[in-house]
Predicted 3D model of a 1545-nucleotide RNA (small-subunit ribosomal RNA) from an uncultured bacterium.
RNA sequence: AGAGUUUGAUCCUGGCUCAGAACGAACGCUGGCGGCGUGCCUAACACAUGCAAGUCGAGCGAGAAAGCUCCUUCGGGAGUGAGUAAAGCGGCGCACGGGUGAGUAACACGUAGGUAACCUACCCCAAGGUCUGGAAUAACCCAGGGAAACCUGGGCUAAUACUGGAUAAGACCACGGAUCUUCGGAGACGCGGGAAAAGCUGACCUCUAUUUAUAAGUUGGCGCCAUGGGAUGGGCCUGCGCGGUAUUAGUUUGUUGGUGGGGUAACGGCCUACCGAGACUACGAUGCCUAGCUGGUCUGAGAGGACGAUCAGCCACACUGGCACUGGAACACGGGCCAGACACCUACGGGUGGCAGCAGUGGGGAAUAUUGCGCAAUGGGGGAAACCCUGACGCAGCGACGCCGUGUGCGGGAGGAAGGCCUUCGGGUCGUAAACCGCUGUCAGAAGGGAUGAAAAACCGGUGGGUUAAUACCCCAUCGGCUUGAUGGUACCUUCAGAGGAAGCACCGGCUAACUCCGUGCCAGCAGCCGCGGUAAUACGGAGGGUGCAAGCGUUGUUCGGAAUUACUGGGCGUAAAGGGCGCGCAGGCGGCCGCGCAAGUCUGAUGUGAAAUCCCAGGGCCCAACCCUGGACGUGCAUUGGAAACUGCGUGGCUUGAGUACGGGAGAGGAGAGCGGAAUUCCUGGUGUAGAGGUGAAAUUCGUAGAUACCAGGAGGAACACCGGUGGCGAAGGCGGCUCUCUGGACCGAUACUGACGCUGAGGCGCGAAAGCGUGGGUAGCAAACAGGAUUAGAUACCCUGGUAGUCCACGCCCUAAACGUUGACGACUAGAUGUCGCGGGUAUUGACCCCCGCGGUGCCGUAGCUAACGCAAUAAGUCGUCCGCCUGGGGAGUACGGCCGCAAGGUUAAAACUCAAAGGAAUUGACGGGGGCCCGCACAAGCAGUGGAGCAUGUGGUUUAAUUCGACGCAACGCGAAGAACCUUACCUGGGUUUGACAUCCCUGGACAGCCCUAGAGAUAGGGUCUCUCCUUCGGGAGCCGGGUGACAGGUGCUGCAUGGCUGUCGUCAGCUCGUGUCGUGAGAUGUCGGGUUAAGUCCCACAACGAGCGCAACCCUUGCCGUUAGUUGCUACCAUUUAGUUGAGCACUCUAGCGGGACUGCCGUGGUUAACACGGAGGAAGGUGGGGAUGACGUCAAGUCCUCAUGGCCCUUAUAUCCAGGGCUACACACGUGCUACAAUGGGCGGUACAAAGGGCUGCGAAGCCGCAAGGUGAAGCGAAUCCCAAAAAACCGCCCCCAGUUCGGAUUGGAGUCUGCAACUCGACUCCAUGAAGUCGGAAUUGCUAGUAAUCGCGGAUCAGCAUGCCGCGGUGAAUACGUUCCCGGGCCUUGUACACACCGCCCGUCACACCACGAAAGUUCUCUAUACCCGAAGUGGCUGAGCCAACCGCAAGGGGGCAAGUCCCAACGGUAUGGGGGAUGAUUGGGGUGAAGUCGUAACAAGGUAGCCGUAGGGGAACCUGCGGCUGGAUCACCUCCUU
Repeated sequence: AGAGUUUGAUCCUGGCUCAGAACGAACGCUGGCGGCGUGCCUAACACAUGCAAGUCGAGCGAGAAAGCUCCUUCGGGAGUGAGUAAAGCGGCGCACGGGUGAGUAACACGUAGGUAACCUACCCCAAGGUCUGGAAUAACCCAGGGAAACCUGGGCUAAUACUGGAUAAGACCACGGAUCUUCGGAGACGCGGGAAAAGCUGACCUCUAUUUAUAAGUUGGCGCCAUGGGAUGGGCCUGCGCGGUAUUAGUUUGUUGGUGGGGUAACGGCCUACCGAGACUACGAUGCCUAGCUGGUCUGAGAGGACGAUCAGCCACACUGGCACUGGAACACGGGCCAGACACCUACGGGUGGCAGCAGUGGGGAAUAUUGCGCAAUGGGGGAAACCCUGACGCAGCGACGCCGUGUGCGGGAGGAAGGCCUUCGGGUCGUAAACCGCUGUCAGAAGGGAUGAAAAACCGGUGGGUUAAUACCCCAUCGGCUUGAUGGUACCUUCAGAGGAAGCACCGGCUAACUCCGUGCCAGCAGCCGCGGUAAUACGGAGGGUGCAAGCGUUGUUCGGAAUUACUGGGCGUAAAGGGCGCGCAGGCGGCCGCGCAAGUCUGAUGUGAAAUCCCAGGGCCCAACCCUGGACGUGCAUUGGAAACUGCGUGGCUUGAGUACGGGAGAGGAGAGCGGAAUUCCUGGUGUAGAGGUGAAAUUCGUAGAUACCAGGAGGAACACCGGUGGCGAAGGCGGCUCUCUGGACCGAUACUGACGCUGAGGCGCGAAAGCGUGGGUAGCAAACAGGAUUAGAUACCCUGGUAGUCCACGCCCUAAACGUUGACGACUAGAUGUCGCGGGUAUUGACCCCCGCGGUGCCGUAGCUAACGCAAUAAGUCGUCCGCCUGGGGAGUACGGCCGCAAGGUUAAAACUCAAAGGAAUUGACGGGGGCCCGCACAAGCAGUGGAGCAUGUGGUUUAAUUCGACGCAACGCGAAGAACCUUACCUGGGUUUGACAUCCCUGGACAGCCCUAGAGAUAGGGUCUCUCCUUCGGGAGCCGGGUGACAGGUGCUGCAUGGCUGUCGUCAGCUCGUGUCGUGAGAUGUCGGGUUAAGUCCCACAACGAGCGCAACCCUUGCCGUUAGUUGCUACCAUUUAGUUGAGCACUCUAGCGGGACUGCCGUGGUUAACACGGAGGAAGGUGGGGAUGACGUCAAGUCCUCAUGGCCCUUAUAUCCAGGGCUACACACGUGCUACAAUGGGCGGUACAAAGGGCUGCGAAGCCGCAAGGUGAAGCGAAUCCCAAAAAACCGCCCCCAGUUCGGAUUGGAGUCUGCAACUCGACUCCAUGAAGUCGGAAUUGCUAGUAAUCGCGGAUCAGCAUGCCGCGGUGAAUACGUUCCCGGGCCUUGUACACACCGCCCGUCACACCACGAAAGUUCUCUAUACCCGAAGUGGCUGAGCCAACCGCAAGGGGGCAAGUCCCAACGGUAUGGGGGAUGAUUGGGGUGAAGUCGUAACAAGGUAGCCGUAGGGGAACCUGCGGCUGGAUCACCUCCUU
């Protein structure tokens, strides 16, 4: 520091996800030791048991028992225990310490201040005092009540308990008041008033009294009272800071202020009465939700964000609610009263309790520990002290919960062991790893030693000092002695033995470090994201190996980071999400030039504070570290104070450039109202006139003989204003268009004068706001949602047509939305140019108007810099800046629900969540596609000829059938295809019968020739028997070949996968294309080249050009054919000579022909056109002319095209069978359907007879002549020929002649019967052919469809491969031999350019909505229910206060009576819980219902993306199963063509 993921690829936007760190964690697997930390995050749920706050006898009175000892009359008594225990009165403490985070959004907390508005027990300092009386009461005793808790009455008693009096400086109160003052107040001093106290204890005898010693006394200590001060701790007040929500916008009546009174330690509306009517709030009151706050912790580069365990500070709470008492302090965790819930005890009358103290229990939960030890240390309470108490604390225990340390050994060791795994079978790897050899001794174990933490206080002794009358006591300092350890026999040290006891977890497709095998087969499963798994899975599971971390490792959860993904640092808004529809304008924010002043902001210095701990730095202590200690630094903040004055601000003075006013001028569909005009449509009247009109792609509905349409004249009425008209004008936007008048807004230009910053923006607010729509009343010609009809269609709730109502128009009032768009907020400044146009002004020139030049304002287009993801923008910015406003933060859900506001309604506005997805998007690129465009090809269409589709048959296929009908091929590009030939064989299929190292290959052992022939059994394979019986080489050992037997390695498989493959092939397509190098352009994909203008069969060539070249294709080179030459003449040929039946023979090689080599054609020549080109057209010559005809030749690639059954081959499968042998059967089946063919339907024909003319082939298990036989197939025969010699072999159509005469025929030949021939081991299933007989369908073929452009189609025959035999198929050959092409609109296919795209598996694409089913979350809903809260009223506990107080009462006064004072009791106010009633908020639930999301290959249609087949979309309204359709207005984010205008060249 980044990475993965949207695409075919690219750039951008944007979300999701990952790598990091952290944790009071939990879960899974695993687990050696130690140190230091840490441990109920949930039920502030309920709690058994024990402990957690007591202490003081030196404040006071009283005071046991057991036990022991002694005595005893045996009943008991005494002493001791012991002034002890327990309890009481009294004092101090119990408000600390400890726990928890429920409540609390608050002066609760943090920070800085204030208190002249306050308190502070114990402690310290200073300086005083402590005199003298009195009356009670617990305990205790007696009596009584009660189950208990406990209570009542009577009696006795003490105090540092209570209380009267005295004194009282100061304090306090009242008055006066110098002085000070922040003007609130403070206050020296004076006068007056009322108000204090408690004793306990040690020591001593100087003074006094008894006189032993004690008391008075003296003295020390501890207390007590009053005062001042301090310290500490608190109360109260204030500035600032500190969550969410505006779908909470208004709140408030003690409320806000005042006065009087009350209350408090104290200010205060804290409380009360009266008076006034205020107070808070958009800088967010009030309400609701959430939450203890902070130091800090985690993260982060930081700024921030999240959190608030442990430790520390503050607050709040103590079962829930209320209340006060005591006290210095409480409204009191282990105090009280009342009420409530809960739990326990009960004799049913009544009582008791509060772990959010430490342990512990139940419960909840994913989850959190011991009912431990000790007060030794630190700290706290009480005490004079000893000491007691202390679950604070110190320790220990449990938990890998965290951090840190440490170990599980170290060195050597290759036959690279065994074994595992993999393997290309060679080997590789685990792996120096192990074994083995040597060594060490941490930890754990055993034994022994053994701490620091402890310093004291007290006591004893000593020294010095203080106090005092004192050498006493006491106090202080110091020295010595004595004593105290829970932890713990622990840390640590030493010794002993022995490598011995100590490694796991996750991961290995990419991100991300680490790969193979097996299993599985979209199953089982994995998954953080992308995504893996459908038979070769590095992604599942196992294994081997590897990687990472390590006593841990992973997972889950959470936080920050990455995320610049809320952007202060540090983002955006034309098209990605995002500019408000437009204006006016309050608040707010911001604001021109020059001075002066102030100092709020700002800057700077100083001071205080910012607790400690933490973080950081330095040093130190535990062996190190974690951890701990000491010091330093930091703490960005706040406050006080001194200073500066540039900038902002404030005050003041001035200025004119921003802004505005006045004057003159012209432009304009700017707005409102009134009036007027003509054209056109429709209707009405009249006329002329007759059969149609209208409408469409074509029609029909419709109108018309009752006279339409058409034409003429007249009239009525409404609406809209042609031409001008223009990227022309005006307006803020919406919007505005005939003419005239009236009223009125704004802008612009010109020239002067004036005001003097008066400005910009603008949350709320107010106003305007197309169309549609709504209300009331008018109006209605045309148009036209709805509606009706006619068409179209599979349907057509549409598009088209005929009608037609709201509406469109007017007035008034609503609505308030649009693609309200420049998808671009307003204002200002600055930043090259070029060129149109509108308005005004100026200049030159002119008689004048134009033209031309300049300025200002508007409105366009092009373009530089710059910007931008790109497209593009570019002085009218999307450039560079400033100010203000609005808005955005992934897609869907959704601009929806709920709530609020507005509206008559429709609806508008504001505006979520659950849930769900890994994307949704923008721009551009390459393709592909378009019922887009342009150009151009092709038997593509057209023009023709012949067919197919109908018939019969042949053949292939589907289907069906079957034991099997083996398998493959499936649009073109499967279907007379593999198969160039299934009776057996072939053969892979079926049935049955056999074999198991096998029919075939290699190796080993063993025996032997094998084979053949014969016999027997059998369907045969095979088995048995007989007969016959080795060959070759040799170094003589043996080896090789062949066969039988045997063992195991192995053979074998037409078994599967063509979607694992090679090879081969088909197809687009013989289409003209497909690419590369370098350069250039672009962020990039990519482009350029390859585009453009011509031209060609061609990316063929030429020209042009940021391209220049090149490669694979095209063409050419090759074969064949057409002409000529030459060479060569046998088997070929025969002109001449001779010869013959015959080129038969001689002869010849001229010709034909054969087959070698050459020539020939190149747009070379001429003309015309063209750019002087390429090239085209015409012509000449030529056998041939513009690639002469044909063939071979098939670019990059596409179709997971075809083939595992040609072959090869990975993997998988079978192995007495899926191998192999044999017989028979099947592949030949047959209701049907399709493809490809043959033969026909006839007279351009059929039959018979006769007569001609080929080419190319084949032939030795072969072709087979002549002759003879047979009607024929054929037989016989054997000559010739390994073939330019012989044979197949006749060519056929044609031609000549005769018959047939339009008929299911002398057409046609299927089918069937009979008889044969041939091949073959064998023609039954199942061959071909021949003859005789039979003579079917069929009379030219529906929709549809095929081939062919010349020696072609059509027609005619011939040959060959395969093959024993078997073609109508296939591959070839020649004979005869046409018609037509105007042309490229259309169909199909293709090429190039361009355009649109939501396609990229690429239009056989993508994709929308209803409906049906399943699941999920949400809304509504008669209600039901829970909870919170408000208001009114009722009831009213405890308790403070007020009043009353007839009852009761010790202290004081009084002789007493009585008084003072108090208590009980009563009552009033307040008031908790509770109750009644009515509202409000929130939650849960609810028959039913509504839409939404997701889901497999459901149903209906086809809305959108191409002009998506009616361009789409927005708003609105109506309609419709649904997508949607239609009306009105708007937008371009519409293709295409034409025209106009403008710009560039």
Record summary: Its mean pLDDT, the model's own confidence on a scale to 100, is 85.